[in-house]
Overview:
Two RNAs folded together computationally: RNase P RNA and transfer RNA, 435 nucleotides in total. Its mean pLDDT, the model's own confidence on a scale to 100, is 79.

RNA sequence: GGAGUCGGCCAGGCAAUCGCGUCACCCCUUCGGGGGUGCCGAGGAAAGUCCGGGCUCCACAGGGCAGGGUGCCAGGUAACGCCUGGGCGGCGCGAGCCGACGGAAAGUGCAGCAGAGAACAGACCGCCGAACGGCAUCGCAAGGUGCGCGUGGUAAGGGUGAAACGGUGCGGUAAGAGCGCACCGCCUGCGGGGCCAACGCCGCAGGGCACGGCAAACCCCACCCGGAGCAAGGCCAAAUAGGGGUGCUAUGGUGCGGCCCGCACUGCACCCGGGUAGGCUGCUUGAGGCCUGCAGCAAUGCAGCGUCCAGACGAAUGAUUGCCCACGACAGAACCCGGCUUAUCGGCCGGCUCCGCAC
RNA sequence: GCCGGUAUAGCUCAGCUGGUAGAGCAACCGCCUUGUAAGCGGUAGGUCGUCAGUUCGACUCUGACUGCCGGCACCA
Repeated sequence: GGAGUCGGCCAGGCAAUCGCGUCACCCCUUCGGGGGUGCCGAGGAAAGUCCGGGCUCCACAGGGCAGGGUGCCAGGUAACGCCUGGGCGGCGCGAGCCGACGGAAAGUGCAGCAGAGAACAGACCGCCGAACGGCAUCGCAAGGUGCGCGUGGUAAGGGUGAAACGGUGCGGUAAGAGCGCACCGCCUGCGGGGCCAACGCCGCAGGGCACGGCAAACCCCACCCGGAGCAAGGCCAAAUAGGGGUGCUAUGGUGCGGCCCGCACUGCACCCGGGUAGGCUGCUUGAGGCCUGCAGCAAUGCAGCGUCCAGACGAAUGAUUGCCCACGACAGAACCCGGCUUAUCGGCCGGCUCCGCAC
Repeated sequence: GCCGGUAUAGCUCAGCUGGUAGAGCAACCGCCUUGUAAGCGGUAGGUCGUCAGUUCGACUCUGACUGCCGGCACCA
């Protein structure tokens, strides 16, 4: 100097003028409101609503079945399908990145087409053999020789396929084959390492190999899960026809919002029709954020310091002008948090890796 | 704001415990008819909403994204 990788941060800036929303204070008021001053006023995703929790209501004597979710190990956390660290597998020269990563030696099932054969498999081509049958030939005959049609052996080679029942080599053989052996792989046991664990990470012993693939097929194992959602829920006010229909009717119906046992209560569910669409609350101080220190590899935790940082409800957060530059992306809170995912112009800072050059 | 459902031919819908997608109407061609309709025979038409993943193989299973549709207030 170039290429790359990981982490963190910012999201046009400054000034002037005008304007909008909540709150506090002051002034005016015809009590409807109006004016002034001050504080604050969108995001890293406010988004998708995909997970997890708080909060609220319903249900909470208990048990069982179904259903759903998660899935290497350990730790973190309020909790998680998240995060951190480690293991294993894959990619990359490397920093590093990616992985729905339990079980197929419990069971059931699936594998179209092609192919000879698709899971206790299989002989199409090929290779090898010649006991028997057949054929040819020689011979008077007994029998000999040959062919490889029937037939027998063979899973090394070809061919089919996503997949063909460990791989390479040597021996062996008629040709072959874990048939025998060496190495690699695999399985089992033991010991060590990994602060525990996952784990061929290391060593020793044994076994010719049994146990192919698919569980984002059913399933098995382990763990977790009650239902609904702020249009939850509470309070006040206003108005109307507590009218009509359907179903079930006590072995019923409802609570119990999947079902059963069980418990409790005896009109409950749905539809049509009618009325009001007003106010207050829930509402923002919270597993909050910033800074410092300590513990920890880290996620994170603990302690201290200082601070209040949007709460709207036809719903505010904007417009104009000037200057500057790297010419400004995706996008707008609606009960609140922790994550994940998706969208996103560009820029800054730091760690690390590889390549080239110079000293 | 919250909660559900759905997407397959031009239209309305089937399909699926994974094996290469159909039906009716519509379209086009032919027959029948003087001609049209009906009828009969035939033909074409599908990136199964999009992008990834699992699998040998995906309309079907899983995830993300997109479009469309529906429901939800209180009182008697």
It holds a member of the Rfam family "Bacterial RNase P class A". The family's RNA type in Rfam is ribozyme.